This is a predicted structure of a 94-nucleotide RNA (c-di-GMP-I-GGC riboswitch aptamer) from Domibacillus sp. PGB-M46.

RNA sequence: GGAACAAAAGGUAAACUAGCCGAAAGGCUGGGACACAAAGCUACAGAUCUAAGGUUCUUUUUAUAAGAAGACUAUGAUGGCUGAGCUGCUUCGU
Numbered sequence: 001g002g003a004a005c006a007a008a009a010g011g012u013a014a015a016c017u018a019g020c021c022g023a024a025a026g027g028c029u030g031g032g033a034c035a036c037a038a039a040g041c042u043a044c045a046g047a048u049c050u051a052a053g054g055u056u057c058u059u060u061u062u063a064u065a066a067g068a069a070g071a072c073u074a075u076g077a078u079g080g081c082u083g084a085g086c087u088g089c090u091u092c093g094u
Base pairs, nucleotide, nucleotide: 002092003091004090011036012035016031017030018029019028020027021026034080040086041085042084044083045082046081047078048077049076053073054072055071056070058068060066
């Protein structure tokens, strides 16, 4: 540095669920196993998800304010979406 059939030692933990955090997506801890040869780590590049806050538009009102509905928006999220970077067990080949 390449490969991943089988074996050995192991590892992680989907859905669901209890509690907590969060506006939400989602995350953490416990239970639980659908799966995974990097399902180890990193939001760098895409992709996807959410929209608190912000912007814009419409309606209501004497006017502001406020409220309601829709749209856009990441500084938020996803590493078990893809790529990329770094690291690692066993076996086999070079």
Model confidence (mean pLDDT): 81 of 100.